[in-house]
The prediction has a mean pLDDT of 77. Glycine riboswitch aptamer from a Bacillota bacterium, 94 nucleotides, folded computationally. It matches the Rfam family "Glycine riboswitch aptamer". About the family: This family represents the bacterial glycine riboswitch. Taxonomically the source falls in Bacillota (Bacteria, Bacillati).

RNA sequence: GGAGGGGACUCUGGAGAAACCCAUUUGGUUGGGUGCCGAAGGUGCAAGGCGCGUAAGCGCCGAAUCUCUCAGGCAAAAGGACGGAGCAGACGAG
Numbered sequence: 001g002g003a004g005g006g007g008a009c010u011c012u013g014g015a016g017a018a019a020c021c022c023a024u025u026u027g028g029u030u031g032g033g034u035g036c037c038g039a040a041g042g043u044g045c046a047a048g049g050c051g052c053g054u055a056a057g058c059g060c061c062g063a064a065u066c067u068c069u070c071a072g073g074c075a076a077a078a079g080g081a082c083g084g085a086g087c088a089g090a091c092g093a094g
Stems, first nucleotide, its partner, number of pairs: 004091001007087001009086005018034001020033004035074003041070001042068001044066001048061005
């Protein structure tokens, strides 16, 4: 000096799917039923790597907006992966 990378902060953009049915309640309060959604979180794994084995093979590690739909969600609000801007401190290539 500051490419990159990164955060518990602030602002901002941000999709999908029944304002379903029954009972209940002061009350979207609670319970049940049917149908759906994937973008909080979580599950699964491809290439590849590692271990064991003469080998065939077996085991472990292993990403996503993919997958499952456990959790969550299906008017608005809230939440929201991810993106943009700001800001603080540490690390840090040539």